[in-house]
Context: one part of a larger RNA
């Protein structure tokens, strides 16, 4: 270290608990809102940070009601202080008040702010303040009321009155628009879908609707919505899909109104004295009367047609009164009364009573006393009784909730009653409204809805996709009829039938819940359920639209530890509280991984998937108990206790040995160096509806069953409901027949057909649907973004310094005049160098950075097509784009952001307990198919089939053309013969060469066979063996990527672990033994045990079981134990030829001659360079030479030969075993190794090892078979049990319901933890220990129903590692405070920046500023310190800056136009600075603020009143446009000039100093030597016109101004006006170097000199011009002026009064903005001193800051 064991620690899981969720029933209510709504800001409390209330009246005020004591809300206690029985706090109704925003409404804006007008108050008045009111649209009603045309008009268009109307809201409705992903295995008609989603509007519901409907010759008789109808009829690339209507059962029930004809009245018009006026007779009127058109009233409203008007009938029927020109008759017409009818769907009245908004009573263990109280008893437990026991009681109440554990009888409640002043809801009845003659015929006339019905066309919607397409709506054109009409039955026509359209209304049923009340749950229980159980739409991200978390639990009660120790403090130890503190606030319970301590065993020569088998040793624990001491006790025999050998068992550890390469996914095939997991917990994947099918369980059965819907009520059960479904009859295309039918001539034949269903429950599978679950790029729809960035617009503002020298001009020459030259002057230029500023070219570095693009060093551009600030414009089907498909917010070849959406994914991952049977395929066919898909083949249930199909064997029959063979045929192929023909040569004869066919020999063939097997194959009423394996039919599948090995072939190179058939096997999906390891190769198929035996393959020296076995060879190579061609006198066998005692091989001695130096050639060739011959002689033998040599010769050898020895020597060949050949890389490395001469190789032989195979023994299991059976089951026999994917069959365990108000339980429930015992398995069951309130069992149901893997989500917790890092750079000492000091404070030296690292300011930020006090956390260290926590405190304006002034680009916008809504567009106005206008300066003070305060000296604006002076008063003082004018008013470069500050010398005064070695009282050294606006005077200097007068068709009216036009006067040192600056005041005033004083030597306070002159560099700036260009360089206000106008008071000055809202600290190149950070980046503008230098470079200073935080 390692195992293992106890006790911590973290951590938050499990148990239990639920304040909140969910999903639903009943009811209620369905809106709010100009009387300011929904949301909001902001404030409100003594002390207040958040929720809640709630509005300057402000956790509340009043009033009427309830209730009846405490109470001042919650987190959340408490100081301090009130209320209250004269009823409070609280519950309920009604009222008051009710800041600012918001429709947001007086006018504007950046929501929660700012500035107005009127009229009244306050004041003399100005500001200022207080209350009220002022917005826009429609309609309507009063009032006024045009212009233009030419007839219009009481219009347009004012002004005033009334009403109304907007905006928000969850769903459900109608209604305008209207996608796309998807499906179709592509896609375009078509789906999706008229959905999503935008938009208009409307109500508690909307819509619809009283037949120009259906229907079928029967009949129904407005709408809506439910079942059914029916997945039909039908539409459909007739693909994929889409899909009705009627009838029928229910719910629910409701009708009506007008337009027209006709009458009446009234308004206009025409017509014009006649018609006429109800009728008769007379009178009188005629403004009558008639026609036409308008309003109003009446009437009328329909299809068997109605209805009006006239004529003519029939039946029954109240009453008064007026009316008509008058009177008398008659007809009629109006009104009102009783009385009755309707309506209430309707404008209102009263309204019984009901109900809702607060409550209240309410039984049963306190009779009474006693008692602080509780409460059945109890001497049961327990911290507490509600549990246990024992008794009792109410129950119209035993729903549920609290109460120290489980309560009917304690508590609030619960059945059952009661109750409202207000308010509100329903609503009978009355009042009211309506109608009042009333039915019924018949004739003739008149009505009965017009650009409408139809029709062309082209579109839409209808199930209906243009189709024969009806019907119904829409553009465009066109266009009827009038009851003798008209539409409609699915083109269309006739007949019949049925309705009668171009007008309207209209409850119920049906639809849905943001609110409220009440219930209910086989829902959830903090990763679950709502995102939100809690300060949740927070916290956080994000410009924004928009996304969007985490996070419960002390206890019964705080009794929340009083007091002491340690400590600076956090913390901890005691005491104490409580049942409990290991329940102590980081608090139930407290798993896991991780992280210690401590104890036992082990570990330093030792090899690894980690473990399993054995296994010695230590170390414990139990049981047994022998013997001795000692202790007790005795009846003296003992006994008992303790100690504990020994034995046995069991726990821990484990030296050593054997054997063994995780897990999952994908694969022919993984230990795999193929995915895929860091560990651990929790969460996490085939479900659900509604058809269809099969199977299984039940009901009924020729029949079977309901749907809606009713009816029922504790919750239900139930019960009614046959509409409709399926089923009983088929068969045809059909008419049509009918147990048959159809074909057919057929009575033949064939083909279909010839009774079991149906409902419901489960369980397979599949179909619509997200459909097993995560997972796309991306389509679409609606928004949301130009703070980044691309263009563009408005208005600002920057570019140090140097340089070169265009044009022009001037001068001289020059010409005739021009040109031209030469020198000067000038200042141009997408001109040059080069900072500031932009940019981003190179190279390091940086890459988990200091930075999601920087950093150091160079580098480009730097007066421009330049760079920047501000405020603005374009929007994704688009914008910008000196164009790179850049860039639009760190995102672009189509931004983001929600939403369609859970899009689709023939693809990829992942898919969660157990046990038992069976068990494949990687092949055919087809396929826009090929890694997918259907069908067949192969598996697996289930039914059927029963002398039978089927397998193997054996026999008996069968074809065949392969292996081989052959060579008869087809090709092809070698040698010989012979030979027809042919080349070439030759005059010719001849030669040479080839050579078909033939003959003979030898031969090849997948696409030759005269021939021809083994095997396979087929058949068999045949024999044997086996027994459902076959076969039929239904249910479920999987599989379609396959590997090697042998054989037999193709391709290939007779290469491949190649590739591609066939066939066998193995592996896929197979373990185990052998091959050292090693899916496919031998050998053999694993149901569990065994410290049993026998074998196979393969093996026996050791590692390692088993023979150092036996016989007989063989190797010498360590062959064995990689290898070829070649090659070797290696070495056994055998074979064949030769030589040889007439002496061979080989050894040694000895000879090896002579012609010759053969010829030739050559310088020379003499055996031996070459060439040609290569002959004879002598000889035992000897080449015109085998070699070596030489210049050539010589020399030496050899071949030959003899002699010595001797008895065997050779040559070719065939096989056995070996040798060469034979060289790589981290290390021997080609027997496994040690090692072997056999323990290697060949041959026989004998024995043993050796597997999960066989066999014993035990034991389970399935299946079948006998037998017995109480029928539940039992006994015997056989056979069988490897499994991937898949088929079957059988249980386990969780969560929740019923049974179940029972049981077990504080005597201790779940959980959590340790152990033991149990079941084949999932798993059970018991003790111990925490815990401290709940939980099992059986038998049943019902599912969010099992995890180890999804680069899985969520937390937690480890390794890396005490490693990298500590974000450019100078610190050092002393001392101070403190518990501590490298960091803090303070001094002293040192260092840095110094066109910044300094000040001052805009933007942003949002108290960070100042004080005190603090050290958990934050600060890259620490930390006494801070930009961190807590407390307090700090920002002072008439003049600074912004609004009360203007106005620009833009934005908005009455009115107006446009456009499906939504909106868009714009005119007058308005709004917007980044411009324009406008009135303060010095100097002191604060911890912190100052052009704000204070001191001194000024300015502005305004003021019917005061004081002073003028002047006017209608003979006009004065003011003065919202109108004229001017003026305000403007680029860009360039020069030259003035002058002031600043800064530096010099001189002079003043104060201080007088020196480190030497000198030095000097002409030394050091600091100072200042000061505003404002007012007066002066002024460089710039500017060339100026004044009067007089006329005027222009400046939209007017004008004395402006313009024009003429006259006169003065003017280039003018009148004027513009001006930086000087000078004097301002100042007897401040400041000032220094002095003194002085509390902790810090703060503090007083004093206070000089305060003149002179010169010098110069640029931005500052004053005014001047030249030059060419791109030609804002508006409007204030200002002056002019009139139009108003007009009695006005002006000046003095006093005097007023003078508002907002910012105002602080940082600001950054530690406080934007870059997630105390981040090397980035952020406009100002001022910017010295030397040295052209200079803002560059260096080193100063003033001022800093030391950057390890």
């Nucleotide at each position: 270290g390692g195992c293992a064991g106890a006790c911590g620690g973290u951590g938050g899981a499990c148990a239990u608990c639920u304040u909140g969720g969910c999903a639903g029933c009943u009811g209620g209510a369905a809106g709010c809102g100009a009387u300011g709504a929904a949301g909001g800001a902001c404030g409100u409390g003594g002390c207040u940070a958040g929720c809640u209330g709630c509005g300057a009246u402000a956790a509340g005020c009043c009033c009427c009601g309830g209730g009846g004591a405490g109470c001042c809300g919650c987190u959340a206690a408490g100081c301090a202080g009130g209320c209250u029985u004269u009823g409070a706090u609280c519950c309920g109704g009604g009222g008051a008040u009710a800041u600012c925003c918001c429709a947001a409404u007086g006018g504007g804006a950046g929501u929660a702010c700012c500035c107005g007008c009127c009229a009244u108050g306050g004041u003399g008045a100005a500001g200022c303040c207080a209350u009220g009111g002022c917005a826009g649209g429609g309609c309507g009603c009063g009032c006024c009321g045009a212009a233009a045309c030419u007839g219009a008009a009481g219009u347009a268009g004012g002004c005033g009155c009334g009403c109304u109307c907007a905006g928000c809201g969850a769903a459900c409705c109608c209604g305008g628009g209207g996608a796309a992903g998807u499906g179709a295995a592509a896609c375009a008609u078509c789906u999706c879908a008229g959905u999503a989603c935008c938009c208009g509007g409307a109500g508690g519901a909307a819509a619809a609707g009283a037949a120009a409907u259906c229907a079928a010759c029967c009949g129904a008789g407005a709408u809506u919505c439910c079942c059914u109808g029916a997945g039909u009829a039908g539409c459909g690339g007739c693909g994929a899909g889409c899909g009705a209507a009627a009838c029928g059962g229910g719910a629910a029930g409701a009708g009506c109104c007008u337009a027209a004809a006709c009458c009446g009245a009234g308004g206009g018009a025409g017509u014009g004295u006649a018609a006429g006026g109800c009728u008769g007779c007379a009178u009188c009127c005629g403004u009558u009367g008639c026609u036409c058109u308008c309003u109003c009233g009446g009437g009328g409203u329909u299809g068997c047609a109605a209805g009006u008007c006239g004529g003519u009938g029939u039946u029954u029927c109240c009453u008064c009164a007026c009316c008509g020109u008058u009177g008398c008759a008659g007809a009629g017409g109006u009104g009102g009364g009783c009385a009755g009818g309707g309506u209430u769907a309707c404008a209102g009245g009263c309204g019984a009573g009901g109900c809702c908004u607060a409550g209240c009573c309410g039984a049963a263990c306190a009779g009474u006393c006693c008692g602080c109280a509780a409460a059945g008893u109890c001497u049961c437990u327990g911290g507490a009784a509600a549990g246990g026991a024992c008794g009792a009681c109410c129950g119209c109440a035993g729903u549920g909730g609290g109460u120290g554990a489980u309560a009917g009888u304690c508590c609030c409640g619960u059945a059952g009653g009661c109750g409202a002043a207000a308010g509100g809801u329903c609503a009978a009845a009355c009042c009211a409204c309506c109608c009042u003659g009333a039915a019924u015929g018949u004739c003739g006339a008149c009505u009965u809805a017009a650009g409408u019905a139809g029709c062309g066309u082209c579109g839409g919607g209808c199930a209906c996709g243009u189709g024969a397409a009806a019907u119904c709506c829409g553009g465009c054109g066109u266009g009827a009829a009038u009851c003798u009409g008209g539409g409609a039955g699915g083109a269309c026509c006739a007949c019949c039938u049925u309705c009668c359209a171009a007008g309207g209304c209209u409850a119920a049923a049906c639809a849905u819940u943001a609110c409220c009340a009440g219930c209910u749950g086989a829902c959830c229980g903090a990763u679950a359920g709502u995102g939100a159980a809690c300060u949740a739409g927070u916290a956080c991200c994000g410009c924004g639209a928009g996304g969007g978390a985490a996070a419960g639990a002390u206890g019964a009660a705080a009794a929340g530890c009083a007091c002491c120790c340690c400590g600076g403090g956090a913390g901890g130890g005691g005491a104490g509280u409580g049942a409990a503190a290991u329940a102590g606030a980081a608090c139930u319970u407290g798993a896991a991984a991780c992280c210690g301590u401590c104890u036992g065993c082990u570990u330093a020569c030792a090899g690894a998937c980690a473990g399993u088998g054995g296994g010695a040793g230590c170390a414990u624990c139990c049981a047994u108990g022998a013997a001795a001491c000692c202790g007790c006790c005795u009846u003296c025999g003992g006994g008992c206790a303790c100690u504990g050998a020994u034995u046995g068992g069991g726990u821990g550890u484990g030296a050593c040995c054997g054997c063994a390469u995780g897990c999952c996914u994908u694969u022919u095939g993984c230990a795999g160096u193929a995915u895929g997991a860091u560990c651990c917990g929790g969460c996490g994947a085939g479900u659900u509806a509604c058809g269809u099918u099969a199977c299984g369980u039940g009901g009924c059965a020729a029949g079977g069953u309901u749907a809606a819907g009713c009816c029922g009520a504790g919750c239900a059960a139930g019960g009614c409901g046959a509409a409709g479904c399926c089923g009983u009859a088929g068969c045809g295309a059909a008419a049509g027949c009918g147990a048959g039918u159809c074909u057919g001539a057929a009575u033949a034949g064939g083909g279909c057909g010839c009774c079991a269903g149906u409902c419901a429950c489960g369980u397979g599978a599949u179909g619509u649907a997200g459909a097993c679950c995560c997972g796309a790029a991306g389509c679409u729809a609606g928004g949301u973004g130009a703070u980044c960035u691309a263009a563009c617009c408005a208005u600002g503002g920057g570019c140090a310094g140097g340089g070169u020298g265009a044009a022009g001009u001037a001068u001289a020459c020059u010409u005739g005049a021009u040109c031209g030259u030469a020198u000067a002057u000038g200042g141009a230029g997408g001109c040059c160098c080069g900072a500031a500023c932009c940019c981003a070219c190179u190279a390091u570095c940086g890459u988990u950075g200091a930075a999601a693009a920087g950093c150091u060093a160079g580098g480009g551009g730097a007066u421009g097509a330049c760079c920047u600030g501000u405020g603005g414009u374009u929007a994704g089907c688009g914008g910008c784009g000196a164009a790179a498909a850049a860039c639009c917010a760190a995102u672009c070849g189509a931004a983001c952001c929600u939403a369609g959406u859970g899009a689709u994914a023939u693809c990829u991952g992942g898919c969660u307990c157990u046990c038992c049977c069976c068990g494949a395929a990687a092949u055919a066919g087809u396929u826009u198919u090929a890694g997918g898909a259907c069908u067949a083949g192969c598996c697996u249930c289930g039914u059927g089939c029963g002398a039978a199909a089927g397998a193997c064997a054996g026999c008996c029959g069968g074809g065949g053309g392969u292996a081989g063979a052959g060579c008869a045929c087809u090709g092809g192929u070698c040698g010989g013969g012979g030979a027809a023909g042919g080349g070439g040569g030759g005059a010719a004869a001849c030669u040479u060469c080839c050579g078909a066919c033939c003959c003979u020999a030898a031969u090849c063939a997948a696409a030759c066979u005269c021939c021809g097997a083994a095997u396979a194959c087929c058949g068999g009423u045949c024999u044997g063996u086996u027994g459902u394996u076959a076969c039929a039919c239904g249910g479920g599948a999987g599989u379609c990527a396959g590997a090697c090995u042998g054989u037999g072939g193709g391709g290939g190179a007779u290469a491949a672990c190649c590739u591609u058939c066939a066939u066998a096997g193995u592996c896929g999906c197979g373990a185990g033994g052998g091959a050292a390891a090693c899916a496919a190769c031998c050998c053999a198929g694993a149901c569990c045990g065994c410290c049993a035996g026998c074998u196979a393959a393969g093996g026996u020296c050791c590692c390692u079981g088993a023979a150092u076995c036996c016989a007989g060879g063989c190797u010498a190579a360590g062959u064995g134990a990689g290898a070829a061609a070649g090659g070797a006198u290696g070495u056994g066998u055998u074979g064949u030829u030769g030589c040889c005692g007439a002496a061979a091989c080989a050894g040694c001695u000895g000879g090896g001659a002579g012609g010759u130096u053969g010829g030739c050639u050559c310088a020379g060739a003499a055996g031996c360079a070459g060439c040609c011959a290569c002959c004879c002689u002598u000889u035992a033998a000897a080449g015109a030479g085998u070699g070596c040599g030489u210049a050539a010769u010589a020399g030496c050898u050899c071949a030959c030969c003899a002699g010595u020895c001797u008895a065997g020597c050779g040559g070719c060949g065939a096989u056995g075993c070996g040798c060469c050949g034979a060289a790589g890389a981290u290390u021997u490395a080609u027997c496994g190794g040690g090692a072997c001469u056999a323990a290697g190789c060949c041959u026989g032989g004998u024995a043993c090892c050796g597997a999960a195979g066989c066999u014993g023994c035990g034991g389970g299991a399935u299946c079948u078979c006998a037998c017995c059976u109480u029928c539940g089951g039992g006994u015997g026999g056989g056979a069988u049990c490897g499994g991937u994917a898949g088929g079957g069959g059988a249980g386990c365990a969780u969560u929740c319901c019923g049974u179940u108000a029972a049981c077990g339980g504080c005597u201790g429930a779940a959980g959590c933890u340790g152990g033991a015992c149990u079941g084949c398995a999932a798993g059970g069951u018991c003790c111990g220990g925490u815990g401290g309130a709940c939980g099992a069992g059986a038998c049943g149901g019902a599912a969010g129903a099992g995890a180890g893997a999804a680069u899985g989500c969520c937390g937690g917790a480890a390794c890396g590692a005490g490693u990298a890092a500590c974000g450019c750079g100078a610190g050092c000492a002393a001392u101070g405070c403190g518990a501590g000091a490298a960091u803090c404070g303070u001094u002293g030296c040192c260092a840095c920046c110094g066109a910044a690292u300094g000040c001052c300011u805009a933007a942003g930020g949002u108290u960070u500023c100042c004080u005190g006090g603090g050290c958990a956390a934050g600060g890259c260290u620490g930390a006494u310190c801070c930009u961190c926590c807590c407390a307090g405190g700090g920002u002072u304006a008439g003049g600074c800056g912004g609004a009360a002034c203007c106005u620009a680009a833009g934005c908005u916008g009455a009115a107006c136009c446009c456009g499906a809504a939504a909106g868009g567009g714009a005119u007058a106005g308005g709004c917007g600075a980044u411009g324009g206008a406008c009135a303060g300066c010095a100097g002191g003070u604060u911890a912190a603020u100052a052009u704000u305060c204070c001191u001194g000296c000024g300015c502005c604006u305004c003021u019917a009143g005061u004081c002073u002076u003028g002047c006017g008063c209608u003979u006009g003082a004065g003011c003065a446009a919202u109108g004229g004018g001017g003026u305000g008013a403007c680029c860009c470069c360039g020069a030259a000039g003035g002058g002031u500050c600043c800064c530096c010398u010099c001189c002079g005064c003043a104060u201080g100093c007088u020196g480190a070695c030497g000198g030095a009282u000097g002409u030394g050294c050091a600091u100072g030597u200042c000061c505003a606006a404002g007012c007066a005077c002066c002024a460089a200097g710039g500017u060339a016109g100026g004044g009067g007068g007089a006329a005027u068709a222009g400046g939209a009216a007017a004008a004395u101004c402006c313009g024009u036009u003429c006259c006169c006067c003065c003017g280039u040192u003018a009148c004027g006006u513009c001006g930086a600056g000087g000078u004097g005041u301002g100042a007897u005033g401040g400041c000032g170097a220094g002095c003194c004083c002085g509390u902790c030597u810090u703060a503090g306070g007083g004093c206070g000199a000089a305060g003149g002159g002179a010169g010098g560099c110069g640029g931005a700036g500052u004053c005014a011009u001047c030249g030059g260009g060419c791109a030609a360089g804002a508006a409007a206000a204030a200002c002056c002026u002019c009139u139009a106008g108003c007009g009695a008071g006005c002006a000046a000055g003095g006093a005097a009064g007023a003078g508002u809202c907002c910012g105002u600290a602080c940082c600001a190149c950054a530690a406080a903005c934007c870059g997630a950070c105390a981040c090397a980046g980035g952020u406009a503008g100002g001022c910017g001193g010295g030397u040295a230098g052209a200079g803002a470079a560059u260096a080193c200073c100063a003033a001022g800051g800093u030391g950057g935080a390890c």